Model confidence (mean pLDDT): 75 of 100. This is a predicted complex of two RNAs, RNase P RNA and transfer RNA, with 411 nucleotides together. It holds a member of the Rfam family "Bacterial RNase P class A". It is annotated as a ribozyme. Rfam's curators write: Ribonuclease P (RNase P) is a ubiquitous endoribonuclease, found in archaea, bacteria and eukarya as well as chloroplasts and mitochondria.
RNA sequence: UGAGUAUUGUGAUUAGUCGCUCUGAAUUCAGAGAGGAAAGUCCGGACUUCAUAGAGCAGGAUGCCAGAUAACAUCUGGUUAGGGUGACCUAAAGACUAGUGCAACAGAAAAUAUACCGCUGUGUUCUACACAGUAAGGGUGAAAAGGUGGUGUAAGAGACUACCGGAGAGUUAGAGUAAUCUAUCUCGCAUUGUAAACUCCAUCCGAAGCAAGAUAAAUUUGGUCGCAUAUUGUGGCUCGCAUUGACCAAGGUGUUCGCUUGAGAUUUAUGGUGACAUAAGUCCUAGAUAGAUGACUAAUUGAAAUAACAGAAUCCGGCUUACAGCGAUACUCAAUUU
RNA sequence: GCCGAUAUAGCUCAAUCGGUAGAGCAACUGAUUUGUAAUCAGUAGGUUUACGGUUCAAGUCCGUAUAUCGGCU
Numbered sequence: 001u002g003a004g005u006a007u008u009g010u011g012a013u014u015a016g017u018c019g020c021u022c023u024g025a026a027u028u029c030a031g032a033g034a035g036g037a038a039a040g041u042c043c044g045g046a047c048u049u050c051a052u053a054g055a056g057c058a059g060g061a062u063g064c065c066a067g068a069u070a071a072c073a074u075c076u077g078g079u080u081a082g083g084g085u086g087a088c089c090u091a092a093a094g095a096c097u098a099g100u101g102c103a104a105c106a107g108a109a110a111a112u113a114u115a116c117c118g119c120u121g122u123g124u125u126c127u128a129c130a131c132a133g134u135a136a137g138g139g140u141g142a143a144a145a146g147g148u149g150g151u152g153u154a155a156g157a158g159a160c161u162a163c164c165g166g167a168g169a170g171u172u173a174g175a176g177u178a179a180u181c182u183a184u185c186u187c188g189c190a191u192u193g194u195a196a197a198c199u200c201c202a203u204c205c206g207a208a209g210c211a212a213g214a215u216a217a218a219u220u221u222g223g224u225c226g227c228a229u230a231u232u233g234u235g236g237c238u239c240g241c242a243u244u245g246a247c248c249a250a251g252g253u254g255u256u257c258g259c260u261u262g263a264g265a266u267u268u269a270u271g272g273u274g275a276c277a278u279a280a281g282u283c284c285u286a287g288a289u290a291g292a293u294g295a296c297u298a299a300u301u302g303a304a305a306u307a308a309c310a311g312a313a314u315c316c317g318g319c320u321u322a323c324a325g326c327g328a329u330a331c332u333c334a335a336u337u338u
Numbered sequence: 339g340c341c342g343a344u345a346u347a348g349c350u351c352a353a354u355c356g357g358u359a360g361a362g363c364a365a366c367u368g369a370u371u372u373g374u375a376a377u378c379a380g381u382a383g384g385u386u387u388a389c390g391g392u393u394c395a396a397g398u399c400c401g402u403a404u405a406u407c408g409g410c411u
Base pairs, nucleotide, nucleotide: 001334002333003332004331005330006329007328008327009326010325012300013299014298015297016296017295018294020033021032022031023030024029035309039320040319042318043317044316045315046314047209048208049207050206054239055238056237057236059205060204061203062202063201064078065077066076067075068074079093080091081090082089083088094200095199099198100197101194102193103192116138117137118134119133120132121131122130123129146164147163148162149161150160151159165189168187169186170185172183173182174181175180213257214256219251220250221249222248223247224246225245232242233241264283265282266281267280268279269278270277271276339410340409341408342407343406344405345404348363349362350361351360357394365381366380367379368378369377387403388402389401390400391399
C1' cells in the first nucleotide's frame, strides 16, 4: 500500500420565532414529546381471565458439556465434526444390536444380500458344454463382509500368523467439574448408509390474549333444539365434577380504568476468562384514541448530517431482516522499503 | 393483534410415499390446398420466487427472506 476477518459507534446538539398534544399550576407560565431497528410476529416471559377439580390417553417442544438469566430454540466459555493458506465460519452435535421402512438407474447381488467376467477340479460328443468349489483379482455403483506381507490350499478365504488401523468392540492408568483428550492392553474383528425416514430414549409443556380484563349503563327482532339422561363449562378425546338453558342470523349502545416507576437507565468500586453478579450514588425520559411528537433561521463538532432504512398503541429480554453518509478497535494474508 | 394458504415453460394446470420435470393452448417449421382456416407430423422454450441446509440424490424434507390471496376480532 492492497485484499480480507471479527466487533462496534453515530444517524444529532444548543438558542430564537410560530404551531399541536399530555402533566402540573390556575389561564400570563413551566416541564416533556417517535427507533436502532419502533419492522417481521420467529421464541421466551411479566400481567389478566377461565377454575370449586382433577386423572388418563393422544399431541407438541428440546437434544455435546458446564455456566449466566425471571425464562428461552437467547447469550458466555469449552469439546467434537466439517470448510478456509489464515484471521475465522457453520452445526438441527442422543440412539441404526428395541423394531419397522427406503436406497431409483447401473450392477451377479443392496442386507437372512450374491456369482456376470475370472480361478481351480471332475466328466464328456474333443472343443465347446455340464456339474462342484471359490469370493483373493476385474467390472458397476454414493456405498459391495478392514488393509499390507507371508503360511497354507486343487484354487482361494482372518482359515492361521507378523505388522498396521482417529477403527469394529471393550479394559486399565493419567489430566479435566464434565463433554473429551493422551497412553497402554485384550478380542479375530464392522452385519453398509439413512432418524431435517417412521420411531425409541431422556427432560419439559393447561388454554387464550390489553380488541385480555375490571367497572358504569344496558338491549330489540326472527329462528332451531330442549325441560334434563340433552346442550354448556379456555387445545383434542374419554372418565369424573358442577350447572340449568344452549346455539344461529340481523340491528343498536359504549363511561371510567387498565396506561406507563420498569426483571428500568447510567457512573464508580469489588469479584469473575467471560456472559454477568453485589454494593453505593445520580436520573425519571410519549401515553394518543380517527389518532399529537412539526416548520423556519443561525451556530457547534476529530469527521458528518436528514439525501439512507423507516412511525409508538400493554410492557420487557432476545433472534432475523433493511440501511445514505461519517467513523473506531483488534487481527490475518500478499508485495515493497528500512 | 391473532391465524391459514399459494408461487412450476409466454398462459392454464399436473408430477404418489424423495429417483433427476410433463400435458393442453399459443409460437416456429414442413406436408395438404388455387389460397387461407381446419387437420397431420415435428421443433424449440425450465436457475421449479430467491438464498442456505439435510441426503448418494430435493419441485417434494427443514429454515430464512420476498410477493400474492383469504379468515377472526